This is a predicted structure of a 119-nucleotide RNA (SAM riboswitch aptamer (S box leader)) from uncultured Pelolinea sp.

[in-house]
RNA sequence: UCUUAUCUAGAGAGGUGGAGGGUCCGGCCCUGUGAAACCUCGGCAACCUGGCAACUGCUUUUUACAAGCGGGCGCCCAAAGGUGCCAAUUCCGACAGAAGGUAAUUCUGGAAGAUGAGA
Numbered sequence: 001u002c003u004u005a006u007c008u009a010g011a012g013a014g015g016u017g018g019a020g021g022g023u024c025c026g027g028c029c030c031u032g033u034g035a036a037a038c039c040u041c042g043g044c045a046a047c048c049u050g051g052c053a054a055c056u057g058c059u060u061u062u063u064a065c066a067a068g069c070g071g072g073c074g075c076c077c078a079a080a081g082g083u084g085c086c087a088a089u090u091c092c093g094a095c096a097g098a099a100g101g102u103a104a105u106u107c108u109g110g111a112a113g114a115u116g117a118g119a
Stems, first nucleotide, its partner, number of pairs: 001119007012041005020030003025093003042086003047082002049078003052074001055071006090112001095109005
């Protein structure tokens, strides 16, 4: 780079550091009552993972029963391992469309981005 799923929930202390950070732009925020980054410990979540499992495919069998090998719905369970995350909806908007009074505002979709899994 491509494909695909998710993104209004959840979860922070200490140390080092010393001015930025929230992707870019506009806004609005966070920040010397200490930003980014790194380290330690803790936590959240459940994508990969393990279990259960509605339902279901194939095989053996004349049929049935039964057995074997698979797939697997899900407000389900777990958290050892691989990631991720722990201000604000991805902080809001931006592009297109709809409603509305060519308003405010609201809604839908897209783009971009983030993370996982696969290529």